Description:
Predicted 3D model of a 1460-nucleotide RNA (small-subunit ribosomal RNA) from a metagenome.

[in-house]
RNA sequence: GGCGGCGUGGCUAAGACAUGCAAGUCGAACGAUAUGGUCAAUUGGGUAACCUUGAGAUCAUAUAGUGGCGAAAGGGUGAGGAAUAGAUAGAUAACGUACCCUGGGCUUCGGGAUAGCGUUCCGAAAGGAACGGUAAUACCGGAUAAUAUCCGUGAUUGCAGGAUUGCGGAUCAAAGAUUCAUUGGCCUUGGAGCGGUCUAUCGCCUAUCAGCUUGUUGGUGAGGUAAUGGCUUACCAAGGCGACGACGGGUAGCGGGACUGAGAGGUUGACCCGCCACAUCGGGACUGAGACACUGCCCGGACCUCCACGGAGGGCUGCAGUAACGAAUAUUGGGCAAUGGGCGAAAGCCUGACCCAGCGACGCCGCGUAUAGGAUGAAGUUCUUCGGAAUGUAAACUAUUGUCAGGGGCAAGAAAGCCGCAAGGUUGAUCAGCCCCGGAGGAAGUCACGACUAACUUCGUGCCAGCAGUCGCGGUAAUACGAAGGUGACAAGCGUUAUUCGAAAUCACUGGGCUUAAAGGGUGCGUAGGCGGAAACAUAAGUAUCUUGUGAAAACCCCCGGCUUAACCGGGGAAUGGCUUGGUAAACUAUGUUUCUUGAGGCAAGCAGGGGUGUGUGGAACUCUUGGUGGAGCGGUGGAAUGCGUAGAUAUCAAGAGGAACGCCAAGGUGAAGACAGCACACUGGGCUUGUACUGACGCUGAGGCACGAAAGCGUGGGGAGCAAACAGGAUUAGAUACCCUGGUAGUCCACGCCUUAAACGAUGUCAACUAGGUUGUAGAGGUUCUGACGCCGUUACAGCCGAAGCAAAAGUGUUAAGUUGACCGCCUGGGGAGUACGGUCGCAAGGCUAAAACUCAAAGGAAUUGACGGGGGCUCACACAAGCGGUGGAGCAUGUGGAUUAAUUCGAAGCAACGCGCAGAACCUUACCUGGGUUUGACAUGUACGGAUGCUACCCUGGAAACAGGACUAGUUACCGCAAGGUGAAACGUACACAGGUGCUGCAUGGCUGUCGUCAGCUCGUGUCGUGAGAUGUCGGGUUAAGUCCUUUAACGAGCGAAACCCCUGCCGUUAGUUACCAGCGGGUCAUGCCGGGAACUCUAGCGGGACUGCCGGUGUUAAACCGGAGGAAGGUGGGGAUGACGUCAAGUCCUCAUGGCCUUUAUGCCCAGGGCCUCACACGUGCUACAAUGGCGGCUACAGAGCGACGCAAUACCGCGAGGUGGAGCAAAUCGCAAAAAAGUCGCCCCUGUUCAGAUUGCAGGCUGGCAAUUCGCCUGCAUGAAGUUGGAAUCGCUAGUAAUCGCGUAUCAGCUAUGACGCGGUGAAUGUGUUCCUGAGCCUUGUACACACCGCCCGUCAAGUGAUGGGAGCCGGAAGUACCCGAAGUCGGGUUGUCAACCGCAAGGAGACGCCUGCCGACGGUAAGUUCGGUGACUGGCACUAAGUCGUAACAAGGUA
Repeated sequence: GGCGGCGUGGCUAAGACAUGCAAGUCGAACGAUAUGGUCAAUUGGGUAACCUUGAGAUCAUAUAGUGGCGAAAGGGUGAGGAAUAGAUAGAUAACGUACCCUGGGCUUCGGGAUAGCGUUCCGAAAGGAACGGUAAUACCGGAUAAUAUCCGUGAUUGCAGGAUUGCGGAUCAAAGAUUCAUUGGCCUUGGAGCGGUCUAUCGCCUAUCAGCUUGUUGGUGAGGUAAUGGCUUACCAAGGCGACGACGGGUAGCGGGACUGAGAGGUUGACCCGCCACAUCGGGACUGAGACACUGCCCGGACCUCCACGGAGGGCUGCAGUAACGAAUAUUGGGCAAUGGGCGAAAGCCUGACCCAGCGACGCCGCGUAUAGGAUGAAGUUCUUCGGAAUGUAAACUAUUGUCAGGGGCAAGAAAGCCGCAAGGUUGAUCAGCCCCGGAGGAAGUCACGACUAACUUCGUGCCAGCAGUCGCGGUAAUACGAAGGUGACAAGCGUUAUUCGAAAUCACUGGGCUUAAAGGGUGCGUAGGCGGAAACAUAAGUAUCUUGUGAAAACCCCCGGCUUAACCGGGGAAUGGCUUGGUAAACUAUGUUUCUUGAGGCAAGCAGGGGUGUGUGGAACUCUUGGUGGAGCGGUGGAAUGCGUAGAUAUCAAGAGGAACGCCAAGGUGAAGACAGCACACUGGGCUUGUACUGACGCUGAGGCACGAAAGCGUGGGGAGCAAACAGGAUUAGAUACCCUGGUAGUCCACGCCUUAAACGAUGUCAACUAGGUUGUAGAGGUUCUGACGCCGUUACAGCCGAAGCAAAAGUGUUAAGUUGACCGCCUGGGGAGUACGGUCGCAAGGCUAAAACUCAAAGGAAUUGACGGGGGCUCACACAAGCGGUGGAGCAUGUGGAUUAAUUCGAAGCAACGCGCAGAACCUUACCUGGGUUUGACAUGUACGGAUGCUACCCUGGAAACAGGACUAGUUACCGCAAGGUGAAACGUACACAGGUGCUGCAUGGCUGUCGUCAGCUCGUGUCGUGAGAUGUCGGGUUAAGUCCUUUAACGAGCGAAACCCCUGCCGUUAGUUACCAGCGGGUCAUGCCGGGAACUCUAGCGGGACUGCCGGUGUUAAACCGGAGGAAGGUGGGGAUGACGUCAAGUCCUCAUGGCCUUUAUGCCCAGGGCCUCACACGUGCUACAAUGGCGGCUACAGAGCGACGCAAUACCGCGAGGUGGAGCAAAUCGCAAAAAAGUCGCCCCUGUUCAGAUUGCAGGCUGGCAAUUCGCCUGCAUGAAGUUGGAAUCGCUAGUAAUCGCGUAUCAGCUAUGACGCGGUGAAUGUGUUCCUGAGCCUUGUACACACCGCCCGUCAAGUGAUGGGAGCCGGAAGUACCCGAAGUCGGGUUGUCAACCGCAAGGAGACGCCUGCCGACGGUAAGUUCGGUGACUGGCACUAAGUCGUAACAAGGUA
């Protein structure tokens, strides 16, 4: 959530079921009864008509019972079952068959009962007993009978145990009914259809199931069956099955088919069809043609119901339905009208089979929810850059159509049959068909929109809430969450979940792999198996081809047809891998026979070798013992110590003892591998070369199996020099159960026996063939020269290196393949859990071999690339170190920061690269902070509306700290027009509204600017080439440079940004110009001075040029670039200095310079004002100043700069003051005047090593200055007085390579003044040391390793602690399954017994035959007992495992990871 058609619907509890229905029918088999009709003997009444009674006969209907057929079908379900099942093909010469068809024949004579029924009785019921009597197509006896069955005996025939047929003998049947047409019964032949049994082949998992079996395997006799058979039994034999998987365990109905797939396959077995199995669980037989029987019987168990307690009854896995279970599955419907079934002669009856209807969008299919026009592109909504855009012709509106649903009517399609002589009559549960009415009316949703994947915006939220198939979204601008608008997809559905196949070549038959990604067995020998050289002949198993039969129908496919179409349905065809019959072929495989020599082996002659086993023997070294010499140390380490030594060590000489290992040779040799080494001898295995007249495929591989198998380890017995786990001591260390040192026991060695594993590696299985070469070695034999040597040439085997093609993800490999092929074996299938648990097996043990699962992760891994990093390497550079000079760190003070404090001490900056930084100037202001007062369209901008000339300036009053608030009065004043009067209303003001404002937050939303690596030499691009690619090359190598500077080599050739150069200052010269600068010469003047005339030389000023380029010479070097030395030159190799800062890094710094997104605030986080604070002070740090003194301090005298600044200014001479300063004001908008004195230096004098004539902090007093309103918090300066610490500074640390350090003063910005010792500049004086790169720090290039890529401040391991999950062990406990042994033994078949009972037959009778009953034997379900097996659950405690942002301890691994 509108309609219809066709389908389909308890997948779970084969668990339990109330109620109704699902199998009956036949009177034409039988007797009887009831009801109704007809006839009617007869009785009674009546004169009679007639009324009444009614035996009996007959008709119709109905029924319990006897009898017949059916009930074994139809319908349901899938528990069991891995073979007594299924499928396919066969067999039955080993079988059956009611009803049906067909042929032949028969249908005769008799008998005795029994239900029903009647009477009596028992019982609650179910039901039953006795007596009496009755029928049959019920039952029984006799007769007859064959082409039936059996026996005997011939013939023909078959592969066969048989078939056909002749003769003789024996045995076995029957039923009637009726409306007179039929129909039934019996024997028998054949058939159809349906069954029974047997054989072969095929289809699940598991070897952590490897041995199983006693009726077991076979035979003989007997029994049994429709029939074969150990099917059963007695006896005999000892067989039978199994790695081609027996036996065991688990799971499962099987097939046709269904889904999927290109196919091969994979999964599956709902609906429909075939087969099987089952019917509450288990057992059993009876009846019958057929059953061991779903709605039959008997017994046992569980459960349920009734009951009078004595008993009795029940079985929905039939159709509906109920509760239960569950994610989940329908009506206690209609009808026998159709199709089919049972019975019947038929009518007919029965039929939850079936046909229909109902419910469910559960599936498939079809239809509709309108169609056309319609722009002011309405309203609403959403977005917006505010202009508009979208929704959208969509709606409204106008016109039109008429499906479905709804209502009414018509006809009779599904109907064939049946009744009837015929005419005619009659049968529809349900549905379809046709016509009319009606009116746009009743009919649209779901999911998605980050990528995969079609479809985007706004708001909300802020790692929250949530999403998520995978990757992943969400921490304030979310196309990913939620909502809205829009869009996309599908549509009466849509989305999710689950499952299967595909994608997945990701189990690889088609169609994969194994050096390093998972994966070659440690190695060989060899069994089964697999595979196998050349030739000939034969066969025909495989193979090929033709053919026979089968492969049910339905389904799939094709064609045609029927429903309005489709789904659906009907007809025809094709197809159906397989199995099977017969023929043909003979290449290949196979089999058999014969032959061959090249594979393999043999024989002969040689060759090399640490091949193996045993025995003997040798020298060097080591330790020990003894003796001699000797006399204090030795030993050991990074440095030490433990240890040894005056009881004589170490060292050295001699002698002796002992055990173990065998130097050099060597890129070498041998062996299957492990492995093997002094020398000699004995025994012994294999290999190679050459020759060969031998054998004749004898071969390759190899599951299981067997043998060998380093080291460590184990057992027994030896041996023990050195070394050395454990252990002890000494060190190291935060610790040091380690690394280092001193000792030292097992062990290492030998013999015997175990263990059986290694990175047992070439991480590469064995064998064979083929496919370029070069080169080296080892072991041979051959050729070449007359011989020999050397050499050379080819050749075989083995061992290496380099390489073509090819292969490979790449690294690499490459005749020793990882190339191209063949044969066989082993192994792999994401990481962890785990090579673990359990089980089995081996082992003395340690442990080995075999080998899972739960759970968990989205990766783990390989090769290579670019970076980064390394307590890796190489080269190189830098005041990086070293060599020096001077500092800091100690003192006092200044200043900044932290911390503390505070009402506030505003904020920022934080390693280098924050800390005399923002601040080139905090008393107010600044100012952002605090306290208090005040204000609200605002201190500032724009606009609109209104107001009225309100406004502004000056003066005055009140309150107040001021801001401000209130008031008063006069004067002046205004943009435009106008002489004025006056007008307009611009500015300003007030009120109100939009808005202003914010040093509020976010520098991790940003722009801009800046710092840093670093003035380090790097960073890139185009084209080409190489590589699958990332990427490389260029940019590397060799030189050289300050430099990726230049040269050279070169698969690179070029280019760009950087470096350099260009620019500025400075150093030399020239030229031009000559005031305010200069003054040589000439003149004038002055105490003196370029002061003046003048000059244009010089200096200087400031324009323009020149000059330096490795240009020249010598040497070195590759011929080069370049370097070294030299000349000249003012300057020499960038002359010195500055500006200039590549690609990028640090989420570096700044929202408080400025700009700016978003957020926050709006009588306040805005604005104004007063006062305070930013200046605090137990403390800590940074940066500085001044010192500690004699290279000094003080005083006097005398010199020499540069660069700046000056009108809100610099200020001279003069005067006053000790001084700061004051008075005053010449000159100067400056090369003219002023600031302005430069200081260190020089010279003279004093001080005499002392906390001082050093140093100046602190404090007191007195002053000065401010173009300051104000100097208390909180300014600077002066004078006098006071006179602190400090005597050169621990660990540590900073700067500097020449006009530099050090030292000396001068100026400027800011500025009223100043806390400036700061910052930025200027000049004066003016050194020392180094010519090196070992180390520290940083940087560049090349290379190497890497488990890092947020890039070492990386990554990462283990214990412990906490939480959660699954799992192993576990004293045990509980339950299931399959068996074994024994006990019990129901029903029942079979057998035995029988003194019980009995109509049919025999018999005159007694009795017999037979039946029933009872007793009993074997078997036997259920049940019980016992010991085990196996599976599962649970279990105190316990083991490891996995997971979980920020726990503990260390630092094991990744770099030489700091001990590879």
Its Rfam family is "Bacterial small subunit ribosomal RNA".